[in-house]
């Protein structure tokens, strides 16, 4: 699909009604087509895919050609009729039709050498009316075209910790099967096939056209869109059929959902929506068949979640807007601020435009045409008509959607965000936070000034987006074909020889594999480049053309490579003659010194051993010495940067055997060569086995020291082992950390073995040539150190090896091994670093110079006591703050009773207790009394300013208004100012050079110096800070001044007292000198150094002042200033009392002693410096005294403190003692200051009379007017000094020398440290995490192996029950065939294995983790290289 059949439910017209006609629904019989379309990508590493090719095949539909469609026949659904079941559905009688089925006939054809077999068909519908035509559609054959099956060459991931796989397995022969080659199956024969060109097995994965991405070259991918493949709940199976082993077909068997009346059935969205689950995540249960394409059909037409629209998501791609001009007072506000302004910012208002979107009104498409059909008109055929194949013209349909555009009206109207702003990487300010909260790609922010977190203002940046995760390439030459290493950063195999591979010398022919060139084929289309074209433009579509770098045929070249054939001698090799060195190799044979042991002999008392010692030996006679034996074991001297050998290695001395080198001449072979995976030999020392030796030596073990231990270092002993054979291990920093072999690139010297040529007495010396060998060294290379004909230079060739560290040469698994072990050889986790080479510094229990009160030599000290002070601690209401090795502690404080003062308790005050500065107000404040208080302070009384140019000022008190105040915090925000290193000699800097550079040079070097002082030399010239000098004081002379100084002479006094004087002394001004200037000598004809001489001073004459870049986050916010932050009836002010002065301890600076070098009386002498008016205070008188009374003089060379300066000296006394030393501490009594000495002052006197008789252990000061030692003055200061800062008197010692401690400077060295030796680090314990490995098992899957069991189903056998067509009259016979049985065969069990992967008592190591323990192995000579 009714134009293949048979029919036909409701409806409906006509009929009285049977019935007939119209009209379809749904089902059947049949065709066709459900093998296309649409979906996934689970499997597959394969002829799956990609290209290129083949031969043994099929192909429905469609086209060409050729024939041809004749003549029969039996059935069967639907239907009707009955049964079974719950359902699905099933069975049984009976009717029936067909393009269904089935004879027979031709037939080209198919098979057979042939004969011969065999083997087809269907109608329907239109036109016409006949011998029928025409359509569709049937049949055979024979070709095409589409399509589809099969072979095959190449190409296609990741593991060798998969290395042997395979028995239909490879091939034959002969059968079956297929459309069709083939062991595709069978049966029988032979034993073959795959693999290091990676085969078998294990892991992953659909393949590609394309697609990102890169310059390419390669890398990653394979989503849309297109080719192919492979799936369809999972697993097997076949039937129909042109094509399936069939996504919306069947059957079986497992797993799962559901229905059931429990007996049984039903189902498969990786088709379009949908829904649910998982996820960090993905859409509508929409229109439409208009277009495109597809089945079916003659057609109209159905169907059609292909497909053509629409809807959801900024998920990408592209296009368009948020407006456009003008607009400075630079409005407001907002941040910010140096308070002055800066910005936002023409940006907004404001004023003149425009209207894409946008809203609202109209208009309004292109996609639709070659439909059917109709009308005209061509052709070809026909006897004509329908029909055919074209052409005109007509002609119905539109999901989308009133969409896309058009045109009006309206009006800046409806529209900006994100993410970033410390570098990289474009773009910075406030606040806020305070290692917190958080940021973060790497690197790092953040612990009170965060450009880095949050926030806002500002910018940059991209925009309908714009960050953030993830992924892939790319930079990354960081897997290096292009295009990388391999001495020391990762990397040369221990070391030879060698198969396979890879690579190969000259010359000539031949081929034409490799290469070149030309043609054809093919490379699908979309993609992508370019030219055009079309949507307003792009994205987007469309056309041309290129590309498609590949394959595959075919013709030609023949240099060069390969291949054959022919020679060639330089490479590589033999041989010969005539030579050389040698710790080459193996074996035997033998030697001498020496260490031990034995034995005898002298001879006594030790020996041995270390840093010191002991253990051990010895009087049982050692050591030591002489003599004799014995054993093992290794060879001094020669010896050396020599020699030999592949590497390990190798050393007395003969002999035997025996391997390689080299150097001469000469012949001969004819590329016989290089390398070299696997693989075979070799291989130091340890070690192992087994039998021998065993003298020294010497792991483990013993025992002595060392030491905080000492499992070590040091010493006594001592055992395997070290030797011998004969096997095993197969590894070293087996190293030149430098594979093998060839080639080619300047040169110089050394040593070893040759050999020519000259010479010489000599193997003597020159010179040419080879090998092996050291040292420099041109070009070159290298990061650089360095290498440099023996490359780490140019290059060839082949081998091995390397890709951040740590986990790790560890775990597994395999080989090997007796065993120790060895070879191969990981992941997980974790970190940003690990490493080289050189620099520059510091550092060293490195080295060399040199200095310095550093040592040493010497004096006095301190550490013992008392007491003073000052600081820890403890106490306290407070005991205020700061300084804490040097470099804090008699320091800040050069003065704490009150103040001071900052601390505590109470009691007061709030614009304040000081201070500025503006305004009102009053004329006073001060300034006397008085009451009240602890006092500050409240209350009350008395008293009432100054100048004036009369405007007004000034000054005070009041009352206001802005500023207050702070010894509070931060010295780790900070100025300045101090300390230290250190008055040490040293620290830079421009040129120029050198080095890739970071640096170097200068600054080293030789001499010198106190010194980077100078001096000479040098790729370095030369400057600057430093040193020295220029200032001050001290020492000498000069000038000049003489009061208050001075006094030689004159005069004169008690007295330089006076008169003279200014010469001395001295004053306070200026000058002079000292410069290695001179002389000898060293030394470089220096620099400079010894000695001398003059001279006050002599080589810086003594002191001071004076501190270079820098260091220590050194110290100080509590001198001063200051940013920031905190406190404002208080952390500000005021008072009053108290604390700072406490008081078991402990340190530090001190004083005063411990006595006779002294103590105390007595007498005698001699400074220098300062100080004085609310002061110094003379004398006088009082007092024992402190001192008090009255008091001259002096703002000081006059006076006064002050005097007797004190030690000294001179005398006396004490006489060795806790004393006639010491003076604490106590008790009485006083003075003086001061409002005030109770806590908490200083003197004075009487009394009293502690420790303590020279200080342990460690330490400290000084080099000359130095140390002791004495004593004076000042400052602060009402008083108060053992400190502090000045002064002067008396006045030694010693320094051999730089070994050692400590510190400093300059060269070197070595370095894992750069917070720089107070560094850096190892490894066990303990504890937290995270991964992993082992692991008694146990649990799951994947795989295989034997066996059992075996669904559906094809095949093959059989044919008892059964069957319509043919034959045959029936019987029956051909043919079919349920059904039976074998073969296979999914799944399923049993049992064993193997491989993966979950878990697991426990047990191992490993990573990582601010502050854990317990030592100190490495980095320096790291204290034992």
């Nucleotide at each position: 699909c009714g134009a293949g059949c048979g029919g036909c439910a409701a409806g409906g017209u006509a009929g009285c009604a049977a019935u007939a006609c119209c009209c379809u629904a749904g089902a059947g019989c049949g065709g066709c087509g459900g093998a296309c379309u649409g979906g996934u990508g689970a499997g597959u590493a394969a002829c799956a895919c990609g290209u290129a090719g083949g031969a043994a095949u099929c192909u429905g539909c469609c086209c060409c050609g050729a024939a041809g469609a004749c003549u029969g026949g039996a059935a069967u659904a639907a239907c009707c009729c009955a049964u079974g079941g719950a359902a699905a559905c099933a069975u049984g009688g009976g009717c029936u039709a067909a393009u269904g089925c089935c004879g027979g006939a031709u037939a080209c054809g198919a098979a057979g050498u042939a004969a011969u077999u065999u083997g087809a068909a269907a109608g329907u519908c239109g036109c016409g009316u006949u011998u029928g035509c025409g359509a569709c559609a049937c049949u055979u054959c024979g070709g095409g075209a589409u399509g589809a099956g099969c072979c095959u060459g190449c190409g296609u991931c990741c593991u060798a910790u998969u290395a042997g796989c395979u028995a239909g397995u490879u091939g034959g022969c002969g059968g079956g099967g297929u459309a069709a080659a083939g062991g595709c199956c069978c049966a029988c024969c032979a034993a073959g096939g795959c693999a290091a060109c990676g085969a078998u097995a294990g892991g992953u994965a659909g393949c590609c056209g394309g697609c990102c991405u890169g310059a390419g070259a390669g890398g990653g991918u394979g989503u849309a869109c297109g080719g192919c493949c492979a799936c369809a709940u999972u697993g097997g199976g076949a039937c129909u059929g042109a094509g399936a082993u069939a996504c919306g077909g069947c059957c079986c068997a497992g797993a799962c959902u559901c229905c059931u009346a429990c007996g049984g059935g039903a189902g498969g969205c990786a088709g379009c929506a949908g829904c649910u689950a998982a996820g960090a995540a993905u859409a509508u249960u929409c229109c439409a068949c208009a277009a495109u394409g597809g089945a079916c059909g003659a057609a109209a037409g159905u169907c059609u979640g292909a497909u053509g629209g629409a809807g959801c998501a900024a998920u990408c791609u592209c296009g368009c807007g948020u407006g456009a001009g003008u607009g400075a007072u630079g409005a407001a506000g907002g941040c910010u601020u140096u308070c002055g302004g800066g910005u936002u910012g023409u940006a907004a208002a404001g004023c003149u435009c425009u209207u894409u979107u946008g809203a609202c009104u109209g208009g309004g498409a292109a996609g639709a045409a070659u439909a059917a059909g109709u009308g005209c008109u061509u052709c070809a055929g026909g006897a004509a008509a329908u029909g055919g194949a074209g052409g005109c013209a007509u002609g119905a349909u539109g999901a989308c959607g009133g969409u896309a555009c058009c045109a009006g009206u309206c009006g800046a109207a409806u529209a900006a965000g994100c993410a970033c702003c410390g570098a990289c990487u474009a773009a910075u300010u406030a606040c806020g936070u305070g290692c917190c909260a958080g940021c973060a790609g790497u690197c790092g922010c953040g612990g009170u000034a965060a450009u880095a977190c949050g926030u806002a203002g500002g910018g940059u940046g991209c925009a309908a987006a714009c960050g953030u995760u993830g992924c892939u390439c790319g930079g990354a030459a960081u897997u290096a074909u292009u295009g990388g290493g391999c001495g020391u950063a990762a990397a040369g195999g221990g070391u030879a020889c060698g198969c396979a591979g890879g690579c190969g010398g000259c010359u000539u022919g031949a081929u034409a594999a490799g290469u070149c060139a030309g043609u054809g084929g093919u490379g699908a289309a979309a993609u992508c480049u370019c030219g055009g074209g079309g949507c307003u433009c792009a994205a987007c579509c469309c056309c041309g053309a290129g590309c498609c770098u590949g394959c595959c045929a075919u013709u030609g070249a023949u240099a060069c490579u390969g291949u054959c054939a022919a020679g060639c001698u330089c490479g590589a090799g033999u041989c010969g003659c005539a030579a050389u060195a040698g710790g080459g190799g193996u074996g035997a044979c033998a030697g001498g010194a020496a260490u031990u042991c034995c034995u005898g002999g002298u001879g006594u008392a030790g020996g041995a051993g270390u840093g010191a010692a002991a253990u051990c030996u010895g009087u049982a006679g050692a050591u030591a010495u002489c003599a004799g034996g014995a054993g093992g074991a290794a060879c001094a001297c020669c010896a050396a940067u020599a020699g030999c050998g592949a590497a390990g290695g190798c050393a007395a001395g003969u002999c035997a055997c025996u391997g390689g080198g080299u150097a001469g001449c000469g012949a001969c072979u004819g590329a016989c060569g290089c390398u070299c995976a696997u693989g075979u030999a070799c291989g130091a020392g340890a070690g192992c086995u087994a039998g021998g030796g065993g003298a020294g030596c010497a792991a483990a073990u013993g025992g002595g020291a060392u030491u905080a231990g000492a499992g070590a270092c040091c010493c006594c002993a001592g055992u395997a082992g070290u030797c011998c054979u004969a096997g095993c291990u197969g590894u070293a920093a087996a190293c030149u950390a430098u594979c093998u072999a060839g080639a080619c690139u300047a040169g110089u010297g050394u040593u070893g073995c040759g050999g020519g040529u000259u010479u010489u007495u000599a193997c003597u010396a020159a010179u040419c040539u080879g090998c092996a060998u050291c040292a420099c060294a041109a070009a070159g290379c290298u990061a650089a150190c360095g290498c440099g004909u023996u490359a780490a230079g140019u290059c060839u060739a082949g081998c091995g090896c390397c890709u951040g560290g740590g986990g790790a040469g560890u775990a597994u698994g395999c080989a090997c091994g007796c065993a120790a072990g060895u070879g191969u050889g990981a992941a997980a986790c974790u970190c940003a670093a690990a490493g080289g080479a050189a620099u520059u510094g510091a550092c060293g229990g490195g080295g060399g110079c040199u200095c310095g009160c550093a040592c040493a030599a010497g004096c006095g000290g301190u550490g013992g006591a008392g007491c003073a002070u000052g600081u820890g601690g403890u106490u306290u209401a407070a005991u205020u703050c700061g300084a804490u090795g040097a470099u804090a502690a008699g320091c800040g404080a050069a003065a704490a009773a009150c103040c001071u003062u900052a601390c505590c308790u109470g009691g007061g005050c709030u614009u304040g207790a000081a201070c500025g500065u503006g305004u009102c107000a009053g004329g006073a404040c001060a300034g006397g009394c008085g009451u009240u208080g602890a006092a500050a302070g409240a209350c009350g009384c008395c008293c009432u300013c100054c100048c004036u140019u009369c405007g007004g000022g000034g000054u005070c008190u009041g009352a206001u208004g802005c500023g207050a105040g702070g010894u509070g915090c931060u010295g780790c925000a900070u100025g300045g100012c101090u300390g230290u290193c250190g008055u040490c000699a040293g620290c830079u800097c421009g040129u120029g050079u050198u080095g890739u550079g970071a640096a170097a040079u200068g600054u080293u070097g030789g001499g010198u110096u106190a010194a980077g002082u100078c001096c000479c030399g040098c790729a370095a010239c030369g400057a600057g800070c430093g040193c020295a000098a220029c200032c001050c004081c001290c020492a000498u002379c000069c000038u000049a001044u003489g009061u208050u100084g001075c006094c030689a002479g004159c005069a004169u006094u008690c007295a330089g007292u006076u008169g003279g004087g200014c010469a001395c002394u001295c004053u306070u001004a200026g000058g002079a000198a000292a410069c290695u200037g001179c002389c000898c000598u060293g030394g470089u004809u220096a620099a400079c150094g010894g000695g001398g001489a003059g001279g006050a001073a002599g080589g810086c004459g003594g002191g001071g002042a004076u501190g270079a870049c820098g260091u220590c986050a050194a110290g100080u916010c509590c001198u001063c200033a200051u940013g920031g932050c905190c406190c404002u009836u208080a952390u500000g002010u005021c008072c009053a009392g108290g604390g700072c002065u406490a008081c078991a301890c402990a340190c530090g600076u001190g004083c005063u002693a411990c006595a006779a070098u002294g103590g105390g009386c007595u007498g005698u002498a001699c400074a220098a410096a300062g100080g004085g008016a609310u002061g110094c205070g003379a004398g006088u008188c009082a007092g024992c005294g402190a001192u008090g009374a009255c008091a001259a003089g002096c703002a000081g060379a006059u006076c006064c403190c002050a005097a007797a300066a004190a030690a000294a000296c001179a005398g006396u006394u004490c006489u060795c003692a806790a004393u006639u030393c010491g003076g604490a501490u106590u008790g009485g009594a006083g003075u003086c200051u001061g409002c005030a000495a109770c806590u908490c002052g200083a003197c004075u006197c009487c009394a009293u009379g502690a420790a303590g008789c020279u200080g342990g252990a460690a330490u400290c000061g000084c080099u000359a007017g130095u140390a002791a030692u004495c004593a004076c003055a000042g400052a602060u200061c009402a008083g108060c000094a053992u400190g502090c800062u000045g002064u002067g008197g008396u006045g030694a010692a010693u320094a051999c020398g730089u070994u050692c401690u400590c510190g400093a400077g300059c060269c070197u060295u070595g370095u894992a440290c750069a917070c720089a030796c107070c560094g850096c680090c190892c490894g066990u314990c303990a504890c937290a995490c995270c991964a992993c490995c082992c692991g008694a098992g146990u649990c799951a899957a994947a795989c295989u192996c034997a066996c059992c069991u075996g669904a559906a189903g094809u095949c093959g056998c059989u044919a008892c029950a059964c069957c319509a067509a043919c034959c045959g009259c029936a019987a029956g016979g051909a043919g079919g065939g349920a059904g039976g049985c074998g073969c296979c065969g999914a799944g399923g069990g049993u049992g064993g294995g193997u491989u993966u992967g979950g878990u697991a008592a426990g047990g191992a190591g490993g990573g990582u983790g601010a502050a854990g323990u317990c030592g100190u192995a490495a980095c320096a000579a790291g204290g034992c290289g």
About this RNA: This is a predicted structure of a 1425-nucleotide RNA (small-subunit ribosomal RNA) from a metagenome. Its Rfam family is "Bacterial small subunit ribosomal RNA".